Predicted 3D model of a 301-nucleotide RNA (Bacterial RNase P class A) from Flagellimonas spongiicola. It matches the Rfam family "Bacterial RNase P class A". The family's RNA type in Rfam is ribozyme.

């Protein structure tokens, strides 16, 4: 100086004008309540991943009994966390010169299998040369091979093992309205239970009087869920840490065919990935810039 590692932030900014998008206050209207309109004010308005739908919850409904056998996940040890196939320590292994990164980490004497070539020979049974010899491949040298005498290697081979697994999804559901034909044919079925519901499957269990097909009618509106949460900031205390407590402050989208965009001026590092849709923790792709510690292969002093 190049180059690698870890962690962090930020995601154009500022003024000013026009414009959208919900909430509050005010004005009008109607009006018991309450609803509806248009205007000003005020404060707000997409992300670090909103992206994948890959784990695992929160909430709703479906409703909750099991046994067996199947499938499917995790797999050193210890702590976190609402929980996790996730972080965090730490131990072993691999990688890398180091910083560090990864993890496929329970068992190989429960069985089965796999290992070209070469070698007598790759596994339960034999046997090349040669030497010892108690004469029996007992026993030991060499050959070939990565691996050779009841020996090892391989489990992200099958497998055993140890724990663990209910489904659906906010278009979940509740709930008003408004309309029609809960009307008609046909089949099965009403405790000798059709159907339906317990990951799959069998058993067995619960719920049940309607249930499957068919030809026709009639609606597809509104409002709840919907944004105060396992929430962020800060400071202190304990912990190696990941995270825990305690106290102070803050309230930061709720759209529903789908809002945040235009202009002009300045600044500047400058702009890519890219745009919520019930919510939250993770992991994994995708990217522009800056700033901090760390490594030290090499060269030159």
């Nucleotide at each position: 100086c190049c180059a690698g590692c870890a962690g962090g932030c930020c995601a154009c900014c500022u003024u000013a004008u026009c414009g959208c998008u919900g909430u509050a206050a005010u004005c009008c209207a109607c009006u018991u309540g309450g609803u509806g309109g248009u205007a000003u004010u005020a404060a707000a308005g997409a992300g670090g991943a909103a992206a994948g739908u890959c784990c695992g919850g929160a909430c709703a409904c479906c409703a909750u009994a099991g046994u067996g056998c199947a499938g499917c996940a995790u797999a050193g040890c210890g702590g976190g966390u609402a929980a996790c196939g996730c972080c965090c320590g730490u131990c072993c292994g691999c990688c890398g010169a180091a910083a560090g990164g990864c993890g496929a980490g329970g068992a190989c004497a429960a069985g089965u299998g796999c290992a070209a070539c070469a070698g007598a020979a790759a596994g339960c049974a034999a046997g090349u040369a040669c030497a010892g010899u108690u004469c029996g491949g007992c026993u030991g040298u060499a050959g070939u091979g990565a691996a050779a005498u009841c020996a090892g290697g391989u489990a992200a081979a099958c497998u055993c093992u140890a724990u663990g697994c209910g489904g659906u999804g906010a278009a979940a559901c509740g709930u008003c309205a408004c309309g029609u034909a809960a009307a008609c044919c046909a089949g099965u079925g009403u405790u000798u239970g059709a159907g339906g519901g317990c990951u799959g499957c069998a058993c067995g269990c619960c719920c049940a009087a309607a249930u499957u097909g068919g030809a026709g009618g009639g609606u597809a509106g509104g409002c709840g869920g919907u944004u105060u949460g396992a929430g962020c900031u800060u400071u202190u205390g304990g912990g190696c840490a990941a995270c825990c407590a305690a106290a102070u402050g803050c309230c930061u989208a709720g759209a529903u065919a789908a809002a945040u965009g235009a202009u002009a001026a300045g600044g500047g590092u400058a702009u890519a990935c890219a745009g919520a849709a019930u919510c939250c923790g993770g992991c994994u792709u995708a990217u522009g810039g800056c700033c901090u510690g760390c490594u030290u292969u090499u060269c030159u002093u």

The source organism's lineage runs through Bacteria, Pseudomonadati, Flavobacteriia, Flavobacteriaceae and Flagellimonas.